[in-house]
Context: one part of a larger RNA
RNA sequence: CGCAGGAGAUUUGAGGGGGUUUCUCCGUAGUACGAGAGGACCCGGAGAAGGGAACCGCUGGUGUACCAGUUGUCCCACCAGGGGCACGCGCUGGGUAGCUAAGUUCCUACCAGAUAAACGCUGAAAGCAUCUCAAGCGUGAAGCUGACCCCAAGAUAAGAUCUCCCAUCCUUCGUUUCGGCGAAGGAGUAAGACCCCUUGUAGACUACAAGGUUGAUAGGCGCGGGGUGUAAGCGCAGUAAUGCGUUUAGCUGACGCGUACUAAUCGGUCGAGG
Numbered sequence: 001c002g003c004a005g006g007a008g009a010u011u012u013g014a015g016g017g018g019g020u021u022u023c024u025c026c027g028u029a030g031u032a033c034g035a036g037a038g039g040a041c042c043c044g045g046a047g048a049a050g051g052g053a054a055c056c057g058c059u060g061g062u063g064u065a066c067c068a069g070u071u072g073u074c075c076c077a078c079c080a081g082g083g084g085c086a087c088g089c090g091c092u093g094g095g096u097a098g099c100u101a102a103g104u105u106c107c108u109a110c111c112a113g114a115u116a117a118a119c120g121c122u123g124a125a126a127g128c129a130u131c132u133c134a135a136g137c138g139u140g141a142a143g144c145u146g147a148c149c150c151c152a153a154g155a156u157a158a159g160a161u162c163u164c165c166c167a168u169c170c171u172u173c174g175u176u177u178c179g180g181c182g183a184a185g186g187a188g189u190a191a192g193a194c195c196c197c198u199u200g201u202a203g204a205c206u207a208c209a210a211g212g213u214u215g216a217u218a219g220g221c222g223c224g225g226g227g228u229g230u231a232a233g234c235g236c237a238g239u240a241a242u243g244c245g246u247u248u249a250g251c252u253g254a255c256g257c258g259u260a261c262u263a264a265u266c267g268g269u270c271g272a273g274g
Stems, first nucleotide, its partner, number of pairs: 001154001005165007015151004021049007033038001050108006059101004066094005071086006111146003118139004166274001168187008192270004196212005217263003220259005226252003233246005
């Protein structure tokens, strides 16, 4: 820009893409077959490997500053208690959210149709025979078309359904039965959208999604969860290191719920007349 008014939703599916792998064991059955050795088709069942998708309740990983321990050194006057640096976490032990696999769940299925090679039926040309580059009719593949998953109406043949908005004003031209009518252009609006702002389930940007005071969108705060593992100070015991008590304490990023304290203020721009 188009989809012959302007919007907000929900869809149909022309068409396109993906996937559709392999093996073992058990029953049938030590049966058919075979002198024996050996050893099935078909059918039914159970698993495995590989591949794929989703997810984080479980098992773990990571988790750069969430908690604790700890060495050296410098600093906060000193003690105590802390902070910086030692990697672009000093080292060590753990670890929430998120992300994740080695973890969990599911799929890689049944089935239908038309076929290939091939195997057939009926059957002439050619009194026989013949599956047939004769008419006619079948069986038959991991392959083809469906079935499963994803995209999809720019599918210009531009589809469908539901809902919302209405018929304003001005200019020019044409027409006129002088009431108007039609076309083009413009203005302010409707439903609605965007700008802007707070953000994340989204994300390179954009887009998408949740919100913008008629508000829980983010921060803060409160409570909780989870993590760490019993803070500081004081008291007691000990010469002291240290231990014990107060104290399952103290601290706590991302998690949950709540709460307008802070910030989403005020506003602006587009957008129909069929």
Large-subunit ribosomal RNA, domain VI from a Caldisericaceae bacterium, 274 nucleotides, folded computationally. Its mean pLDDT, the model's own confidence on a scale to 100, is 88. NCBI's taxonomy places the organism under Bacteria, Pseudomonadati, Caldisericota, Caldisericia, Caldisericaceae.